[in-house]
Context: one part of a larger RNA
Formats: sequence, structure tokens, C1' cells
RNA sequence: GAGUAGCGAAAGAAGGGUGAGAAACCCUUCCGCCGAAUGACCAAGGGUUCCUGGGCCAGGCUAAUCCGCCCAGGGUAAGUCGGGACCUAAGGCGAGGCCGACAGGCGUAGUCGAUGGACAACGGGUUGAUAUUCCCGUACCCGCGAUAGCACGACCAUGCUGAAUCCGGUGAUGCUAAGCGCAUGAAACCGGCGAGCCCUUCGGGGUGAGCUGGCGGAGCGCGCGAACCGAACCGGUACUAGGCAAGCAAAGGGGUGACGCAGGAGGGCAGCUCAGCCCGGGCGUUGGUUGACCCGGGGUAAGGGUGUAGGACGGGCCGUAGGCAAAUCCGCGGUCCAUAUGUCUGAGACCUGAUGCCGAGCCGAUUAGGCGAAGUGAGUGAUCCCAUGCUGCCGAGAAAAGCCUCUAGCGAGUGUUGUUGCGGCCCGUACCCCAAACCGACUCAGGUGGUCAGGUAGAGAAUACCAAGGCGAUC
Repeated sequence: GAGUAGCGAAAGAAGGGUGAGAAACCCUUCCGCCGAAUGACCAAGGGUUCCUGGGCCAGGCUAAUCCGCCCAGGGUAAGUCGGGACCUAAGGCGAGGCCGACAGGCGUAGUCGAUGGACAACGGGUUGAUAUUCCCGUACCCGCGAUAGCACGACCAUGCUGAAUCCGGUGAUGCUAAGCGCAUGAAACCGGCGAGCCCUUCGGGGUGAGCUGGCGGAGCGCGCGAACCGAACCGGUACUAGGCAAGCAAAGGGGUGACGCAGGAGGGCAGCUCAGCCCGGGCGUUGGUUGACCCGGGGUAAGGGUGUAGGACGGGCCGUAGGCAAAUCCGCGGUCCAUAUGUCUGAGACCUGAUGCCGAGCCGAUUAGGCGAAGUGAGUGAUCCCAUGCUGCCGAGAAAAGCCUCUAGCGAGUGUUGUUGCGGCCCGUACCCCAAACCGACUCAGGUGGUCAGGUAGAGAAUACCAAGGCGAUC
């Protein structure tokens, strides 16, 4: 400079309390603000900021008795929530391997890796601070036992099934031999014509390539044609050898898991609204108010049972060369029956859970605590459930585990139901989370993914005013 700029969007007032001290702290009553948030719950991130007691030098744009500040103590309880002891995607790493002066790069088998798949708990209560974690009540899952019932099996007994090899017999079909048939038809032989050449008494004669007729039957081809061999069957070997009679079950096979976008309709539940019905309370500081009056309330989960609205679906038998071995499974082929009385799935309702809990209110008090009514009807109604459904469309929309099944294999005891006992590990769990606690150097008008979604008006999650709940933003 200068007691200047500024004190970072925003409503406070009064009374009481505490205190040395109060515009700001605490309590009360009004008033105001948000209310698809300025409410509630998670993920990420932060890391004790949470709660209690104490404190006021610093931090807090002023003060402070207050604080996300300082000091001390306390607080996070899980078989079921989230993660691991399960699975895989993009991608990472990578035994061997390939490449590369080195460093290192790539990559097989593998091994990691959720933002995805799989997977068993709900309601109420409780603390100053945790709760699907503690407590109460009622469940469920996995593993290991005990026990009872039922159903099987091994040993024993019995039953069923059941070869091969070799011997004997019948002997289909197939081959060709001798031979037969068909077709073609050579040489040789007997004639005719006859270029050319030779001889000639010129009349002719001889020879003769080639053409042609007859006779001839070789050879090639095709078909038929036994025996031997021998398929198949019969008898014996032999009702012999052998196999099958529970259950568990892959690191293997198959199925499922398993998926896009759009659209509309239906069945429901939550929620909400109303009630002259039910329950509890009230009866007027000022004219009326025992009434069709006023105010408030009118709940309940998982699990178990039932299997509805709705949705989807062929089944049996035989053969079989494919599915890296096997298969009763899948695929393929054949055949018979067949379209809903069946099988699978599936909200909700109903019964139970619940003679419980909750519950307006009442009683009691400094807190603690105790008792506890009704718990119905009608309407409306979702973006939630049925539903990864159905229909349509083209851009044709993960994988693996799990689950089911099949054998390989194991196998002498096993399966299943009821009751019951024991066990169930590790990590996270406080608190903030559209923010004064995260990212922005700050208690910063900025940024930050998901879930819940009340009333009146409204198409609406717009907007306005409200509820539950939360705030009045540090001069």
C1' cells in the first nucleotide's frame, strides 16, 4: 500500500440452557429451503474422518463453550451378504519351443484374470458407535456320523443269457476242363477273267501280279457246361468256456448352461387412494358441533405345502461305418404309435410359518421398562414379477465351470426317506459416498457409475407445491 480488495451462490426469529465470554454451540416453539433430492442404500476412491469423554495454542476466511481440528478411550462379530477355498472373457504371465549381439520378443501345454456364469437366510429386536454378522423366532445348504423304516446287492443258493474252434451232413452262388451251341471265317485245293514278260509257223502257246466263283474248314470271339473249393443252415463240441444280476462314477463323449434388437397384449404383486365398515382417542379458550362429526390406525418375511394364469415339448423299438477308446448317451437311417387325460417349466393366490412378531394408543418414570385394539372391503395400479417367455426383424447377436446323461473305471456292501448329533475355514464389514471425508493445491458455485422412486395437478422421472427424511450452507 491499507484497515483498502475480499470474507466463495442460499432466511431466519424468539425464549430457555451451558459458559469467563454466545448472532453462529445445545434444547424448545415458530418461520423458511430441498424433496428423480439438498432423502435413503451401494460400487469406486478415501482411511478412523465413526462413537463417547475432555480441550480451544494452531486449522475453521469472523467469534466459538462448537467441529470432518487437538488429546484419551472405545467401536467394524457372518456356513447363507461381497470376495477367496468354483469357472472362464478381453488381456497378462508362460515349463518345454521358436527368434534375437546382450537386454529381450513371441508363444504351446498350462496358470492367472470380472465388468459376466455358478452358488444355501428371512422377519423382528437390540448399541453411544455393528448388524441378512449379535439376540429371539423360523429356515436352508454342504460334509461326516448315529438310528428307524423301505428298497436292492455280494458270499451261498438260484435264475437268465451264451459263444468260438474242430468234426459230420445238406449244400445256394460262383469258376473253368472235356464237350456242345452260336457267330465270324484264314491257308491249301479246283475253275473263270487276266495287265506285264518270254517264245512263235503270227493261228497261237507258256508263265503270270491282281480280280473273282466254288470247295474247305484252321483260328479268334461269345454262350452253355461238371468235379474240387465253398457261403449259409442242421447236428455235435455245449446249456460247456464265458457273461449278467447293487451302487458310485470321469480330467473322456453328448446335452444343457447359451445370450441380439424391436414391439404389443395378458395374468399378477408391490405401491397408492377411498371407506358411511372395524378399532383407539376427542366433544370444543368464540355462535354451533354425540354426528353420514373430528383425528389417527386398519401389518407381517424367508422357508414348507399345493401347482393355478401362462409358456415349452413327440414317444417306443431296431440298425449303425460318425462323436480320437467305449457307450444303453448324442448323431444318422428305418419302423410302429401319436398332439395333450402326458412331461418339463412357471408368477401369483391360498394354507402354514404365526396361540409368534409388529402395531395406534395407554401405564410408568430421570433413563430403563410394561400392556396392547382393529388388523377388513372397494377402486386404482407400475419402468417390478411371469419373462433369458411370445411375436416380428436383420446387422444374425461370449466362453468355461456348474447341472443332467453315457460309458471307461472303481466296486462288497449300497441307495433312499424320516429323526437326530457334530463340523462349516480365510479376507471385507466403522464412517463419507453428487460430497466439507472421492478427483479438482482450499471446508472450492466444477466433475463422479449403479439401486429405491410417496401425494395433488400433469403424457411424464418435465414443472409447481408437499410427504418420509434432510437442511437454514462459518462473518
RNAcentral holds the full RNA, with entries from ENA.
A computed fold for a 475-nucleotide part of an RNA from Nitrospira sp., annotated as large-subunit ribosomal RNA, domain III.
Lineage of the source: Bacteria > Pseudomonadati > Nitrospirota > Nitrospiria > Nitrospira.
Its mean pLDDT, the model's own confidence on a scale to 100, is 83.
Its Rfam family is "Bacterial large subunit ribosomal RNA". Its family is annotated with structural constituent of ribosome and ribosome in the Gene Ontology.